[in-house]
RNA sequence: AUGAUCCCGCACGGGAGAGUCUUCUCCGGCCAGCCGGGGGAGCGCCGAAGGGGCAACACUCCCCGGAACCUCUCAGGCGCCCGGACCGUGCGGACCAG
Numbered sequence: 001a002u003g004a005u006c007c008c009g010c011a012c013g014g015g016a017g018a019g020u021c022u023u024c025u026c027c028g029g030c031c032a033g034c035c036g037g038g039g040g041a042g043c044g045c046c047g048a049a050g051g052g053g054c055a056a057c058a059c060u061c062c063c064c065g066g067a068a069c070c071u072c073u074c075a076g077g078c079g080c081c082c083g084g085a086c087c088g089u090g091c092g093g094a095c096c097a098g
Stems, first nucleotide, its partner, number of pairs: 002097002007093008019043001021042010044078003050074001051072003057065001
């Protein structure tokens, strides 16, 4: 030079779930009590941003350590958009080999 795995980052693509409930307020429309949109509150619900918790294991014992798409729902989310763990492709970096 070059090369594999793991790790990190970037780009592109894919990517689920759960209310378009009740009420208050503002704006707009109009057939004047209804509709649409924004914001707040309440109740119901979802889990795959993030966050918390624990097993096996390890250890003479205790403490510490100790994963998750498992669990808790603090946060986040529940029309669309955005977001989205994770997966695929490409590129770059680090490490290792050489």